[in-house]
RNA sequence: GCCGCGAAAGGGCAAACCCGGUGCAAACCGGUGACGCAAAGCCACGGGUCCUCGGAUCCUGCCCACCGUGCCGGAUCCCGUGAUCGCCGAGCUGCCGAA
Numbered sequence: 001g002c003c004g005c006g007a008a009a010g011g012g013c014a015a016a017c018c019c020g021g022u023g024c025a026a027a028c029c030g031g032u033g034a035c036g037c038a039a040a041g042c043c044a045c046g047g048g049u050c051c052u053c054g055g056a057u058c059c060u061g062c063c064c065a066c067c068g069u070g071c072c073g074g075a076u077c078c079c080g081u082g083a084u085c086g087c088c089g090a091g092c093u094g095c096c097g098a099a
Stems, first nucleotide, its partner, number of pairs: 005097002012037002018031005035086001041092002045089003048084003051080001054078006061071002063068001
């Protein structure tokens, strides 16, 4: 010096709740506040999860003189310059230095 690693010191970030704002929503921004975090710094590339509109299929029900290209609700899949990197992985960058 580098890698693994995570003691100390100095500092850093900030979950939930609450308040204000943005958004259809997931969620985000600011304030407050600390559950936690050694990458809880960056990045939606892969997987996961979540959400809205629309589409397809299916199911329960409704209307009914009208039997429909109808309506309410739900499930699955597709869709998306969607959300999440504080779900996991890949990639990029980085402070300190004891065992």

This is a predicted structure of a 99-nucleotide RNA (c-di-GMP-I riboswitch aptamer) from a bacterium. The model forms 94% of the base pairs in the Rfam consensus.